Context: one part of a larger RNA
RNA sequence: GACGAACGCUGGCGGUGUGCUUCACACAUGCAAGUCGAACGGAGUAGCAAUACUCAGUGGCGGACGGGUGAGUAACACGUGGGAAUCUACCAUUAGAUGGGGAAUAACAGGCCGAAAGGACUGCUAAUGCCGCAUAUGUAUGUGCCUCGACAGGGGCGUAUAUGAAAGGAGUAAUCCGUCUGAUGAUGAGCCCGCGUCCGAUUAGCUAGUUGGUAAGGUAAAAGCUUACCAAGGCGACGAUCGGUAGGUGGUCUGAGAGGAUGAUCACCCACAAUGGGACUGAGACACGGCCCAUACUCCUACGGGAGGCAGCAGUGGGGAAUUUUACGCAAUGGGGGAAACCCUGACGUAGCGACACCGCGUGAGCGAAGAAGCCCUUUGGGGUGUAAAGCUCUGUCAACAGGAACGAAAAAAAUGACGGUACCUGUGGAGGAAGCAUCGGCUAACUACGUGCCAGCAGCCGCGGUAAGACGUAGGAUGCAAGCGUUGUCC
Numbered sequence: 001g002a003c004g005a006a007c008g009c010u011g012g013c014g015g016u017g018u019g020c021u022u023c024a025c026a027c028a029u030g031c032a033a034g035u036c037g038a039a040c041g042g043a044g045u046a047g048c049a050a051u052a053c054u055c056a057g058u059g060g061c062g063g064a065c066g067g068g069u070g071a072g073u074a075a076c077a078c079g080u081g082g083g084a085a086u087c088u089a090c091c092a093u094u095a096g097a098u099g100g101g102g103a104a105u106a107a108c109a110g111g112c113c114g115a116a117a118g119g120a121c122u123g124c125u126a127a128u129g130c131c132g133c134a135u136a137u138g139u140a141u142g143u144g145c146c147u148c149g150a151c152a153g154g155g156g157c158g159u160a161u162a163u164g165a166a167a168g169g170a171g172u173a174a175u176c177c178g179u180c181u182g183a184u185g186a187u188g189a190g191c192c193c194g195c196g197u198c199c200g201a202u203u204a205g206c207u208a209g210u211u212g213g214u215a216a217g218g219u220a221a222a223a224g225c226u227u228a229c230c231a232a233g234g235c236g237a238c239g240a241u242c243g244g245u246a247g248g249u250g251g252u253c254u255g256a257g258a259g260g261a262u263g264a265u266c267a268c269c270c271a272c273a274a275u276g277g278g279a280c281u282g283a284g285a286c287a288c289g290g291c292c293c294a295u296a297c298u299c300c301u302a303c304g305g306g307a308g309g310c311a312g313c314a315g316u317g318g319g320g321a322a323u324u325u326u327a328c329g330c331a332a333u334g335g336g337g338g339a340a341a342c343c344c345u346g347a348c349g350u351a352g353c354g355a356c357a358c359c360g361c362g363u364g365a366g367c368g369a370a371g372a373a374g375c376c377c378u379u380u381g382g383g384g385u386g387u388a389a390a391g392c393u394c395u396g397u398c399a400a401c402a403g404g405a406a407c408g409a410a411a412a413a414a415a416u417g418a419c420g421g422u423a424c425c426u427g428u429g430g431a432g433g434a435a436g437c438a439u440c441g442g443c444u445a446a447c448u449a450c451g452u453g454c455c456a457g458c459a460g461c462c463g464c465g466g467u468a469a470g471a472c473g474u475a476g477g478a479u480g481c482a483a484g485c486g487u488u489g490u491c492c
């Protein structure tokens, strides 16, 4: 000098930030991911009807984003610079297509089982759900020609065989929104490599899918990625292996720099979601608020069997020196769905709590005695507190009350504000409501008196205290900083 700090004493206001560093401990309760009726059949409500609205189900898109945490990881995890053998929903550009059929099934109805969670049976039905057929630029294989290239290989134009599509909805219509197959782009992602990346040698040898090859399998894709066979390799004092510690980076703190330390908030990347394992679906997951299995724990039970996962936002217990509200709103920004209206959004925007940090402001200003009282000291003369107070003259920041009152809102008009009757402005009254903390032997700015008597105590170091202690305690005074001041801890 710095801090995500804590503790002690004290505490007026505002702005901007920031707030479980410890048990990746366990969690009551509420909320945090839905949406579409312009994909579909139905049920219900209102109505005489037309029709309108609502809803469980089938179906689509989204739940792989956003949010949290840092346990694991010393690794191509991260940083940086390269690379080739890949995929990419939605979006953009572009070329074409959207022909003709079929079989089911939930909902529903009926009866049935179960304490529940839930389940099975029979019957009916729709679709942008599912399955064939046709056609197709595509793909695979064979083959002809042209072309680029040093080789390996790549590109283009043909041809033969095989194989591969589709879905409709709204509207009177125009048209709009979709669907399918290609090509290109954008975005995102997977993979490989060079270099960099903590401590220990009281860890010196490590390795059998191990290293390479061939063949096959596998993947979106290169590859021992996997398998069979063959060879015997591969790594290591330039530190392999083993052990310990640790998320990495931009940055942050310090320092003249070099460097050292660190990785809260914010941003990027990675990893994880009670613990361990697994796949399914999907463009994308081996998926925090999806599924299955195992384990531990908690809960319900009619004892047969079931349910759960806050390292989301609040909140509770526990741990701890220590860290907040079970708040308001989708008004803004952004995200998901929808043709739209709109719905959802503990992301986010705000408010609340905490002097936790930084910054700003105030607690009054001027005049006022050779100087009141009180208190302290005293050589008893006086000195100090001290222009300080009182008193006089003013001001009106902040706070209080009252009145007014926004920007933030978004193309021409209208509507739309959680914050918020907030910021801000005006007025009212009146110095009124607002100062402490540490220190005073030297380092180190600031001194006397009394009490105590190696006691009580102080102390960062040196050291003070045993009867006049500037070092302990109290008082007066002084010094420093100030809504803070000191102490402790940690880093430079």
Base pairs, nucleotide, nucleotide: 001491002490003489005488006487007486008485009484012361013360014359015358016357017356018354019353020319025317026316027315029314030313031312034061035060036059039058040057042055043054044053045052046051068272069271070270078196079195080194081193082192083191086189087188091185092184093183094182095181096180097179098178099133101131102130108123109122110121112119113118138163139162140161141160142159143158144157145156146155147154148153168177169176170175198244199243200242205235206234207233210232211231212230213229214228215227216226217225247269248268249267250266251262252261253260254259274295275294276293277292278291297308298307299306300305325351327350328349329348333347334345335344336343337342364394365393366392367391374385375384376383377382398433400428401427402426403425404424408419436481437480438479439478440477441462442461443460447476448475449474450473451472457464458463
Predicted 3D model of a 492-nucleotide part of an RNA (small-subunit ribosomal RNA, 5' domain) from an uncultured bacterium. Rfam family: Bacterial small subunit ribosomal RNA. The coordinates come from a structure-prediction model, not an experiment, and the mean pLDDT is 87.